[in-house]
């Protein structure tokens, strides 16, 4: 330099182009207990950035950024 893949919550992963973007773990608050723990409940938390297509984009297209693989 060319090419392919990946990027969603603090972590690990879901989501035929259409529902309020879900789940497990972790953390927080509450219940629980004499105290802790087990167990239970609740709330919070994310689509890498920018553009495009579409009535509608996490999903499709382009580009940038970052990570990984292959070739040279």
């Nucleotide at each position: 330099g060319c090419u392919c893949c990946c990027a969603u919550a603090g972590c690990u992963c879901a989501a035929c182009g259409g529902a309020u973007a879900g789940a497990g773990c972790u953390g927080u608050u509450c219940c629980g207990u004499c105290c802790u723990a087990a167990g239970g409940a609740a709330a919070a938390g994310a689509u890498a950035g920018g553009g495009g297509u579409u009535c509608a984009a996490u999903u499709c297209c382009c580009u940038u950024u970052g990570g990984g693989g292959g070739c040279a």
A computed fold for a 72-nucleotide RNA from Parcubacteria group bacterium GW2011_GWA2_40_23, annotated as transfer RNA. Its Rfam family is "tRNA". Gene Ontology term of the family: triplet codon-amino acid adaptor activity. It was read from a public genome assembly.